[in-house]
Context: one part of a larger RNA
RNA sequence: UUGGGCGUAAAGGGCUUGUAGGUGGUUUGCUAAGUUUCUGAUUAAAUCUUGAGGCUUAACCUCAAAACUGUUAGAAAUACUGGCAGACUAGAGAAUAACUGGGGUAAACGGAAUUCCCGGUGUAGCAGUGAAAUGCGUUGAUAUCGGGAAGAACACCAAUGGCGAAGGCAGUUUACUAGGUUAUUUCUGACACUGAGGAGCGAAAGCGUGGGGAGCGAAAAGGAUUAGAUACCCUUGUAGUCCACGCUGUAAACGAUGGACACUAGCUAUUGGAAGUAUCGACCCUUCUUGUAGCGUAGCUAACGCGUUAAGUGUCCCGCCUGGGUAGUACGGCCGCAAGGCUAAAACUC
Numbered sequence: 001u002u003g004g005g006c007g008u009a010a011a012g013g014g015c016u017u018g019u020a021g022g023u024g025g026u027u028u029g030c031u032a033a034g035u036u037u038c039u040g041a042u043u044a045a046a047u048c049u050u051g052a053g054g055c056u057u058a059a060c061c062u063c064a065a066a067a068c069u070g071u072u073a074g075a076a077a078u079a080c081u082g083g084c085a086g087a088c089u090a091g092a093g094a095a096u097a098a099c100u101g102g103g104g105u106a107a108a109c110g111g112a113a114u115u116c117c118c119g120g121u122g123u124a125g126c127a128g129u130g131a132a133a134u135g136c137g138u139u140g141a142u143a144u145c146g147g148g149a150a151g152a153a154c155a156c157c158a159a160u161g162g163c164g165a166a167g168g169c170a171g172u173u174u175a176c177u178a179g180g181u182u183a184u185u186u187c188u189g190a191c192a193c194u195g196a197g198g199a200g201c202g203a204a205a206g207c208g209u210g211g212g213g214a215g216c217g218a219a220a221a222g223g224a225u226u227a228g229a230u231a232c233c234c235u236u237g238u239a240g241u242c243c244a245c246g247c248u249g250u251a252a253a254c255g256a257u258g259g260a261c262a263c264u265a266g267c268u269a270u271u272g273g274a275a276g277u278a279u280c281g282a283c284c285c286u287u288c289u290u291g292u293a294g295c296g297u298a299g300c301u302a303a304c305g306c307g308u309u310a311a312g313u314g315u316c317c318c319g320c321c322u323g324g325g326u327a328g329u330a331c332g333g334c335c336g337c338a339a340g341g342c343u344a345a346a347a348c349u350c
Stems, first nucleotide, its partner, number of pairs: 004321003007304002012318001014201004021194003025088007033081002035077008049065006091191001092188003095184005103177007110154001114150008125136002162169002206247006215241002220236004258317006266295005272289005299306002323350003332343004
């Protein structure tokens, strides 16, 4: 290179944006770069193949022919690809009208609960467990009533439901802001798809500086259990969890399923929108569309299963895989304050 693959066997990049590159809708004309045909030149000899001949045969040798592959010049063809010029509207984008939503950022506010503080009532227990003990309590706890403070999270609604590219997003209100869907078919006229590098975003934990600290709670201490118990259980409890700014850049970052487009039976439920029927108006019902789920035909699959939200049938682009261990390690490089991350082997062994 040809070829085979990537839901679970090795293998989809965590996600987006976008540079180079690759690929690209309908149609007319020109061109003739790719493409196709013909002709010429070249493609040393030997070798190889075919035919004939010479050594007694063969190997071997001689002669002739054919020929691969490629380069180059000229002529011709114009279906396809490319280039140039023009046109189109089915892709894409915009406009107008309407709608939905925990999409994002910031600020303000709210009630329940918890803990603590102060005061009242009140007296001997409380807490905890399989059972206990450590612990708290006569310097008055637990319980209960009133007042105050603090921090964090937002019951019910709540859903198999919604939004977001992913991570993720949920009390209420306001301000700013991004996306999506539907209808009209008004405008632009291929402006598109993918995307090596690059850039940005990226749970939790962790790190730096400064705040904050109610509850929970790595570490730590004590009590139990046990042969032991550096655990599981209990009583405490520091970092952390929270906020601001900066770093880290990883996860079973999962649908373990990259993105785009087209085609290929249906049924059911549900979210958002539109039209129709009906109605006083709605609900219901029918149709179109958008998303989310459950089943299922053909087909696919090793099976499980997938099945118009494909793992079916095709096209384009990217990423990745090639026996197990060594090892996502060593070395080197780049990044990071560090922890470490990214890239990434081999010897040896089975």